[in-house]
Context: one part of a larger RNA
RNA sequence: UUGGGUUUAAAGGGUGCGUAGGCUGUUCGUCAAGUCAGUGGUGAAAUGCCGGGGCUCAACCCCGGAGCUGCCAUUGAUACUGUCGGGCUUGAAUCCUGCUGCCGUGGGAGGAAUGAGUAGUGUAGCGGUGAAAUGCAUAGAUAUUACUCAGAACACCGAUUGCGAAGGCAUCUCACGAAACAGGCAUUGACGCUGAGGCACGAAAGCGUGGGGAUCAAACAGGAUUAGAUACCCUGGUAGUCCACGCAGUAAACGAUGAUGACUAACCGCUGGCGAUACAUUGUCAGUGGCCAAGCGAAAGCGAUAAGUCAUCCACCUGGGGAGUACGACCGCAAGGUUGAAACUC
Numbered sequence: 001u002u003g004g005g006u007u008u009a010a011a012g013g014g015u016g017c018g019u020a021g022g023c024u025g026u027u028c029g030u031c032a033a034g035u036c037a038g039u040g041g042u043g044a045a046a047u048g049c050c051g052g053g054g055c056u057c058a059a060c061c062c063c064g065g066a067g068c069u070g071c072c073a074u075u076g077a078u079a080c081u082g083u084c085g086g087g088c089u090u091g092a093a094u095c096c097u098g099c100u101g102c103c104g105u106g107g108g109a110g111g112a113a114u115g116a117g118u119a120g121u122g123u124a125g126c127g128g129u130g131a132a133a134u135g136c137a138u139a140g141a142u143a144u145u146a147c148u149c150a151g152a153a154c155a156c157c158g159a160u161u162g163c164g165a166a167g168g169c170a171u172c173u174c175a176c177g178a179a180a181c182a183g184g185c186a187u188u189g190a191c192g193c194u195g196a197g198g199c200a201c202g203a204a205a206g207c208g209u210g211g212g213g214a215u216c217a218a219a220c221a222g223g224a225u226u227a228g229a230u231a232c233c234c235u236g237g238u239a240g241u242c243c244a245c246g247c248a249g250u251a252a253a254c255g256a257u258g259a260u261g262a263c264u265a266a267c268c269g270c271u272g273g274c275g276a277u278a279c280a281u282u283g284u285c286a287g288u289g290g291c292c293a294a295g296c297g298a299a300a301g302c303g304a305u306a307a308g309u310c311a312u313c314c315a316c317c318u319g320g321g322g323a324g325u326a327c328g329a330c331c332g333c334a335a336g337g338u339u340g341a342a343a344c345u346c
Base pairs, nucleotide, nucleotide: 004317005316006315007300008299012314014201015200016199017198021194022193023192025088026087027086028085029084031082033081034080035077036076037075038074039073040072041071042070049065050064051063052062053061054060091191092188093187094186095184096183097182098181100179103177104176105175106174107173108172109171110154114150115149116148117147118146119145120144121143125136126135162169163168206247207246208245209244210243211242216240220236221235222234223233258313259312260311261310262309263308267290268289269288270287271286272285273284274283275282276281295302296301319346320345321344328339329338330337331336
């Protein structure tokens, strides 16, 4: 490279939007670029192939033939691809009505708990553990009552639930913004799919500046344990955890399963709509689960939410280690990130 693959063996980009490109519903016509056919020209000779001949044979040489799968021109064909033009409504989008949710941003409000302050009651312990000790406490702790303050998180409901592109999102309420779904089948009429680069978003930890600081808690200190104990356990405790603005751009960013469309038995739930209805039940669309037919798979298993059967586009893999390292480049305040080898070795 031809291939073969990507849930778990190497391999799906963290996610979306989107440029170039690739691919693209149905019908009628047009042209004839691709495509197909005919004809003409060209495709040097030698070599190679086929037939014949000459050196005693062969190598070698000579003659003839086919061929040279190609290119150019020209004449036709028009199914398919393409060009241009006219239609269509199923794909896509818009509109109207309804409905749904922990979807986002900003404001306001609430109760429980925790810690602290002040005051009261009250007296000798409290706390902690496997057992202890460090620690706190007669300068009155722990406990308990009242009032006040602070910051952070929202018990029950809660679920096999819901929403979001992913990360993620949960007290109540207001405002603003976005989305999905169903019904109508009203409008446009292929406006679509994917998407190298690019742009945007992106948990936690981390970084910068300024606030805030209740709890918890890397580092750190002490007490234990132990042969040791730079740990696990205990008492403390600073960054951080929270907010605003900016940076960073990574995760087992997982369904370890890219996106879109089509097709392929059933049965049992749940969520949101719209129907039928005899109030027993039942249809349909979208989503979310369970179990399975066919089929697939090395198996585990998957199975209309496919890992089945197909189509289009993108990303990625090619033995283990060396190594996600070195070097270079780009990005970053830094930490580091992205891209990403080789020698050597088994």
A computed fold for a 346-nucleotide part of an RNA from an uncultured rumen bacterium, annotated as small-subunit ribosomal RNA, central domain.
It matches the Rfam family "Bacterial small subunit ribosomal RNA".
Its mean pLDDT, the model's own confidence on a scale to 100, is 87.